The prediction has a mean pLDDT of 85. This is a predicted structure of a 1507-nucleotide RNA (small-subunit ribosomal RNA) from a metagenome.
RNA sequence: AGAGUUUGAUCCUGGCUCAGAUUGAACGCUGGCGGCAUGCUUAACACAUGCAAGUCGAACGGUAACAGGCAAAACUUCGGUUUUGUGCUGACGAGUGGCGGACGGGUGAGUAACGCGUAGGGAUCUACCCUAUAGUGGGGGAUAACCCGCGGAAGCGCGGGCUAAUACCGCAUAAUCUCGAUAGAGCAAAGAAUGGGAACUUAACAGUCCAUUCGCUAUUGGAUGAACCUGCGUUGGAUUAGCUAGUUGGUAGGGUAAUGGCCUACCAAGGCGACGAUCCAUAGCUGGUCUGAGAGGACGAGCAGCCACACUGGAACUGAGAAACGGUCCAGACUCCUACGGGAGGCAGCAGUGGGGAAUAUUAGACAAUGGGCGCAAGCCUGAUCUAGCAAUGCCGCGUGUGUGAAGAAGGCCUGAGGGUUGUAAAGCACUUUCAGCAGGGAGGAAAACCUGUUCGUUAAUAGCGAACAGGCGUGACGUUACCUGCACAAGAAGCACCGGCUAACUCUGUGCCAGCAGCCGCGGUAAUACAGAGGGUGCAAGCGUUAAUCGGACUGACUGGGCGUAAAGCGCGUGUAGGUGGAUAUUUAAGUUAACUGUGAAAGCCCUCGGCUUAACUGAGGAAUGACGGUUAAUACUGGGUAUCUUGAGUGUGGUAGAGGGAAGUGGAAUUUCCGGUGUAGCGGUGAAAUGCGUAGAUAUCGGAAAGAACACCAGUGGCGAAGGCGACUUCCUGGACCAACACUGACACUGAGACGCGAAGGCGUGGGUAGCAAACAGGAUUAGAUACCCUGGUAGUCCACGCAGUAAACGAUGAGUACUAGAUGUUGGUUACUCCUUUGGGAGUAAAUAGUAUCGUAGCUAACGCGUUAAGUACUCCGCCUGGGAAUUACGGUCGCAAGAUUAAAACUCAAAGGAAUUGACGGGGGCCCGCACAAGCGGUGGAGCAUGUGGUUUAAUUCGAUGCAACGCGAAAAACCUUACCUACUCUUGACAUCCUAGGAAUUCUGCUGAAAAGUAGAAGUGCCCGAAAGGGAGCCUAGAGACAGGUGCUGCAUGGCUGUCGUCAGCUCGUGUCGUGAGAUGUUGGGUUAAGUCCCGCAACGAGCGCAACCCUUAUUCCUAGUUACCAGCACUUCGGGUGGGGACUCUAGGAAGACUGCCGGUGAUAAACCGGAGGAAGGUGGGGACGACGUCAAGUCAUCAUGGCCCUUAUGGGUAGGGCUACACACGUGCUACAAUGGGCAGUACAGAGAGAAGCUAAAUCGAGAGAUGGCGCAAAUCCCACAAAGCUGUUCGUAGUCCAGAUUGGAGUCUGAAACUCGACUCCAUGAAGUUGGAAUCGCUAGUAAUCGCAGAUCAGCAUGCUGCGGUGAAUACGUUCCCGGGCCUUGUACACACCGCCCGUCACACCAUGGGAGUGGGUAAUACCAGAAGCAAGUAGGCUAACUUCGGAAGCCGCUUACCACGGUAUGAUCCAUGACUGGGGUGAAGUCGUAACAAGGUA
Repeated sequence: AGAGUUUGAUCCUGGCUCAGAUUGAACGCUGGCGGCAUGCUUAACACAUGCAAGUCGAACGGUAACAGGCAAAACUUCGGUUUUGUGCUGACGAGUGGCGGACGGGUGAGUAACGCGUAGGGAUCUACCCUAUAGUGGGGGAUAACCCGCGGAAGCGCGGGCUAAUACCGCAUAAUCUCGAUAGAGCAAAGAAUGGGAACUUAACAGUCCAUUCGCUAUUGGAUGAACCUGCGUUGGAUUAGCUAGUUGGUAGGGUAAUGGCCUACCAAGGCGACGAUCCAUAGCUGGUCUGAGAGGACGAGCAGCCACACUGGAACUGAGAAACGGUCCAGACUCCUACGGGAGGCAGCAGUGGGGAAUAUUAGACAAUGGGCGCAAGCCUGAUCUAGCAAUGCCGCGUGUGUGAAGAAGGCCUGAGGGUUGUAAAGCACUUUCAGCAGGGAGGAAAACCUGUUCGUUAAUAGCGAACAGGCGUGACGUUACCUGCACAAGAAGCACCGGCUAACUCUGUGCCAGCAGCCGCGGUAAUACAGAGGGUGCAAGCGUUAAUCGGACUGACUGGGCGUAAAGCGCGUGUAGGUGGAUAUUUAAGUUAACUGUGAAAGCCCUCGGCUUAACUGAGGAAUGACGGUUAAUACUGGGUAUCUUGAGUGUGGUAGAGGGAAGUGGAAUUUCCGGUGUAGCGGUGAAAUGCGUAGAUAUCGGAAAGAACACCAGUGGCGAAGGCGACUUCCUGGACCAACACUGACACUGAGACGCGAAGGCGUGGGUAGCAAACAGGAUUAGAUACCCUGGUAGUCCACGCAGUAAACGAUGAGUACUAGAUGUUGGUUACUCCUUUGGGAGUAAAUAGUAUCGUAGCUAACGCGUUAAGUACUCCGCCUGGGAAUUACGGUCGCAAGAUUAAAACUCAAAGGAAUUGACGGGGGCCCGCACAAGCGGUGGAGCAUGUGGUUUAAUUCGAUGCAACGCGAAAAACCUUACCUACUCUUGACAUCCUAGGAAUUCUGCUGAAAAGUAGAAGUGCCCGAAAGGGAGCCUAGAGACAGGUGCUGCAUGGCUGUCGUCAGCUCGUGUCGUGAGAUGUUGGGUUAAGUCCCGCAACGAGCGCAACCCUUAUUCCUAGUUACCAGCACUUCGGGUGGGGACUCUAGGAAGACUGCCGGUGAUAAACCGGAGGAAGGUGGGGACGACGUCAAGUCAUCAUGGCCCUUAUGGGUAGGGCUACACACGUGCUACAAUGGGCAGUACAGAGAGAAGCUAAAUCGAGAGAUGGCGCAAAUCCCACAAAGCUGUUCGUAGUCCAGAUUGGAGUCUGAAACUCGACUCCAUGAAGUUGGAAUCGCUAGUAAUCGCAGAUCAGCAUGCUGCGGUGAAUACGUUCCCGGGCCUUGUACACACCGCCCGUCACACCAUGGGAGUGGGUAAUACCAGAAGCAAGUAGGCUAACUUCGGAAGCCGCUUACCACGGUAUGAUCCAUGACUGGGGUGAAGUCGUAACAAGGUA
C1' cells in the first nucleotide's frame, strides 16, 4: 500500500466482499511447563447454608460461663480430689453507656440531569485529628440489667419492686461565642487510669489531696470531608413545534447548616423555544480502552475518580455525617413458620444453589504483609486485603532434542514403467539433559510490638508516661516457595487450518447439478487442482480454525478529504425576513487573533530514560506530554465594534430607443359550420381496401343572403419581450421592465436568502354564461385469432368568458443566484458614435469602434467520455438548495393543505450483487444509401393430381439392426439385403476362444472316409512322415492338437472427451499482421473516400507505409495452327482387288500423343482526371477471367461421422465375445421427399433407311453359323484389345395406317406358360411370350431447375455385380425461348444510423392471472405497558392545631416541658372516568418481494412495426 466482483471487451460512477489489528468472548479439533493478568456481557431473576461489623471492664451496675485465689465442709491412697460460699483476681455472657455500623465491599436498574467533565463562585456545616485561649464548681431525679408476677405457639410484650454511670436534668460561672435597637440578654462540662509523700476522713477497703496521662465543656484558626450556585461541553428523533400558573419576577414571612418559589400570602404577567423548548426513545459519566498515518470512529469489562441504587414504592428517626446494602416504620408482591390468633425475611458483600444462557471459577487458607474499626495497650474483629484452587480466557517466556548419516532402505503416493517424491527424513553411530521426575540444600517478603539497658523530655520524683539509641526475645497463610546442587533416561511432551482466483501451497482415486462446498466471484450434469478420501505441499504453532463484535481499508457523510449537464443530486420562477457574506480612506477600541508569564489539567495508563525479577510479559523511579479552561501583561497586520470621510458597487434625476411584456375596452377580414333562397341530379363521403354515415322528403357541387362562436394565414426570422409559466389581427386607454448617451445627485443604501409571501402550461374541480370547429368518455363501422387500440363515421364533458380553487409537468440549457478574471472568428437584433456613398432632401445603403442581447465554430483549460469553452461544464470568491448502491418507494403510517381528485413532507421490514453513465467492436432492424446472385422479373420445362419404383416418418413386429433430420436428412452411408453381406430376432452351441503374443506337453503339415445332427459341432477310423543343423542322440523354423494363465474380442456407450475426413455460409471477397500515428482505454487508422472491376481487381487521394492468407495467374481439358512420329488409326494420288483401306504402298488429310505457337485491352477511335478502366471497331480459330474442371482465406454451425479407420475414458468377460440354421432389414390404414411411365396426332403402330462419342472385357467380352415366336440355347472363330468383341445407337429421314375415342393412347394389376443366374428365386430376383387392360384426358394452394451447345429431348456406356438399375457416374445426337429492368421476395458484400441485443432478434423483455413461501400496511376489535388530566381515597410519617387523658427532675407553684389521643394539610399504594401513546395479537383484506420448466397476450428496446 491494495485486491475480487457489473461488460464480448473498455473507461467511469457505485455498492457488496476480502487481506490487518483487536476482544471480559463462545464453539470445534488438539493440548508439555512456567510467569503475569483476567473470569455472569444474559434474569437489578429467586435464593438453602456458612461467613462478610464490631469493639471498649482504663465509662457503669455487675458475675451467666471459664481459670485462679481465699474460706468452709466432705472424702482421701495424705500427693490431693469433690462440693458449697466469696467479684477477691485474670477475665467476661447478657444489659446500661461511648465510639464505629454514612467507611470498606457490590451492582449499573434508574438518570439526557449541574448527573458527569472542566473552569470558577460565595451564603455554609464538618465527629475523630492539629493549633490556640478559657474552663472542668456544685446538685438532683430516674432507668435497664436483676428479682417477683402475668400473657403469648412464636416473635415478643405487660405490671410491680431494687440499682449504677463518661446515661439524663436543673443551678452557678461566661467570652474574641449567639442574639441585639449596641441599653442589654442568653448559652457548658464527666469523669477514668497510673504513681505518690505530708495532711485530712474512715471500723476496714479506700477516698480527699498532689502529679502525669487519657477524657469532658465553650470558643478560635486549620486540615479533612460534605452541601449549594454558575459559564462551557455532554446520544438520536421535527413523521415531537409550541411548552409553562409556583409557572417568571417582586414584597413580606416561614424554613434550612446555608442562597433560593425551597414553602406560604399578596402583587405584576412574565419565563423557555428553530442557536431546537416540550415530548419520545436510548444511555450511568469520566480518566481511559480498541482502531486509525492523522483527523476521526466505536466502546466505557478489569484498575482509578464521581454519581445512583440496595426486593418494589413511600416516609421519617438517630447522628458530625443517612432520607441509611447486612437500621426503623408503613404499603405491595413473593418466600417461609404458625397452635390460624399472628409472625419472620431481603447475597446488586465472599463462597455456593436453582434458573436464564453460546458462556464465566472454590460453600478454600490466613490476618504473615498493606489498610480499616474499637481500645491506654496487649489485643479482638476484618470474604477489605494477601494467598492458594479451577479455566490455554489472554499476554509473555521455555521445551518437545543436537550433530552425523545414501544402500538415496522398506512402506506409501505418482508414473510417459525409465523413474520421481516422501527424504538426511527414518534406521544406524556419536553427543547433550533445559523443562517435567526423584533426592538434598535454601533466600527474601519482618519491620514493628514486647523485654533489658543508656540518654533526653515531663515532674518534687531515680514513679509513670513519651522520644532516641544499643542489646535481647521473636511473629510467614503462601510453602514440598523462588533459587542452587546431585541422579537417571532421548528418555515423558505436536497439533490445527488451508492448497480455483483474491491468497503462500497439486496430484491421484471416488462421486456424477447427486452427495456436498461457498467470505465474494462461483464449483458439482463421467476425465472436478473448488465436493469426499489419500499422498504431497503451504501457513501458524501449545495452539489452530470457525462464529459474533469494533475500527481499518471506505476519499462509501469528504474538517483534513467528495460531488450535483448525461452516472444519485439545482427548489418551476420570483419578491423578501432572520441569518451568512460584504467597496475605499483615516482614527479609536482590543471581542476574535497572536505572544509571554502563571494556575489548574488526580493517580494509573500512552511515550522517553534509568532500574528490579536469568529474559520477556509484568513492575519501581524520574521526565515528557495532556492541541482544554481560568488569570495577568503585551502586540494591533487581518476580521469584528465605534467615529469621521470618499465614490468606483448600488440607486435616483434629465433626454432618447426597440419590443407578440401585462391589464381593460372597442373594431376587422378570411375560413369552418348551421339556417334561408336559387341552379342542378344521383350520388356524396371516407379508406390500404371498405363499411357505418348523408342523399330522390333533392344531398355533394355551385350562387346569393343571414347567424354564431373560436382562432388570427402571408409578414415570420437559431428575430423580439418577459423572472419563469408564457406572449402573435388592428385601434385606444392604463401600466411593469430593459437598453443607449452625457451630465448632476445620494453615499455602501450591496449579494444571497432557511422559514414566509406571490406568480405558476396543460389537464382537473365549483358557480354562472357560451358552444362554430376540434374532441376524452360513449356508440357504430372496419381491421384482427382477439382489438375494450391504431383507421373511419358520429359524439358529450372539455376547449372559450367571468369569479374562485387546485399548484403539478421531460415546469429542460435535464446546467441555482451574484461578482471578478482568462485567445479569437463569423452571423444576427437594439440603440450610440465616426467615416463613405446615394438621394425623390423625408431619408436610405455600407464600413468601422465600443456597448447590451442572441446564435454557430473554436484556443488554453476542464471532463469518465460525450462534450463545455467570455452566455463555461475554465480559474476563484460569497450565499442557498440537493445527493450518498438497485428494488420495495412518485409507497405505507402520521402531520399540513385541498370541495374532491389529489398535492407536500416521507420511512421500514424484506430482497439482490449488482443497478447505472459514456464510449468501443460486432450482431440485428417490418432504418437509410450503393452493389451482386436464375434472387425477382422475362421465358422454357417440371413437381404438387394418376399408376409404379425408391427413400423417410409413422404404425406393426420376436426382429422389422444402426446412423443421417430446415436450407446443408429423406434414389443419403448403400458403386447392388434371396444365403453371405448382417450389425437385428428365434433356436442350438463354444468359453484362452474365429484372430495376436508368450509358456508347457504331444504331434510334421496335410488328405480322405463312416455315423449322429438343421448345421455348427461331436465321434470313430484310415493314409501320411517333409525342411535346416547334426555322425547319431537330439535341437531349431513353420504348422496342428491339448492344457494353465497373462490376455484376446465387442458394429457396446460417449462425435458434448478426440484425431482424421466431410458438409455449409461460399468461389462470397473478404480475413489479418509488423512498424508508425491517434485515443486514459476497449480500440481506431491502414481496409474509409472519388472512380472502376467478376474480385480488398486496379488507379487517384489520404497519417499512414509495407506485408501475409484469400482473388487472379501458374495445373488439367476443350476450341485454331504448326513441328515431330505414323500402328492396330487414315487413304489424296498410283497399282492390284474377292470391292471390304482388303492388299501393295503413301505420310498428304482425318486422327492419335508428345512438343510449340496463339489472346496481352497488344492496336485504332471515343468517354473518363491526361489515371485505372469502360464502350465501339479492326485483325483473328478464339476478345476482354474464350468454355469447362481441379483448386474453398480467417472463421461459423459443441454441424456430420466412435458403424470406414484411429483413439481417451466408461461398460461386458461361460457374454454386450465366437459359431451355425431359419427368419428379419422387402411388414402396411396412412403422411412426405426424390424419380420413372403416361395422359397422346410435333403422337402410337408397321415397313424401309442414315449418322456418334466415351467406355468395359480372361472364373471375361464372345463373332459367324444353327435352333426357338421370344427371353434364350447350341456353338466356339477372334481378342489381355486404336486390330477381336460388347455393339443394330436412338430420336432423325422416307412411306403407310390410326382420326380425338379412355382410343391401335397408357400400361398398372392379375392368370397361364417359360428363360437365365445361383447349393437354393416361398417369404424375396431379373427377363420372355400369350391373355387381362386399373388409375390417368395436363393436375388446387404452393413450389423446383435452367441464360447456350445451356434448357428440353434422344439413346449409348461404366462402376457395384453370380443374378438384379426408373438410381448414380460418364458419353455423345438433335437443339431452343427470354433477360425491359432491380420496385418487390430470398441470400450475400461495403458504408452509415439506432439499440435496453453479445447464447448476439430463434435476442431481450412487460403486466394480469394461477400455485408456494416471506416480511409488511389496513382491519370489527382483543390483551398488555407507559405517561397525563379530573375526581375519590388516604397507611406510616413530619409539621400545625387542640387540650380528652397521662407524667420523675425545673419552678416565682401560676406553670413550663414532654408523652398518648383526636383533628387538619401534604402524601405512597389503590379506585373511577376520559382521551393520548407504544407493543403484541386479529376473521378478512391491500399492494410488495422471491420462486428451473404454468396461463394470456406482446407494452418497451430497431422507425420495436401507431416514434
Rfam family: Bacterial small subunit ribosomal RNA. Rfam links the family to the GO terms structural constituent of ribosome and ribosome.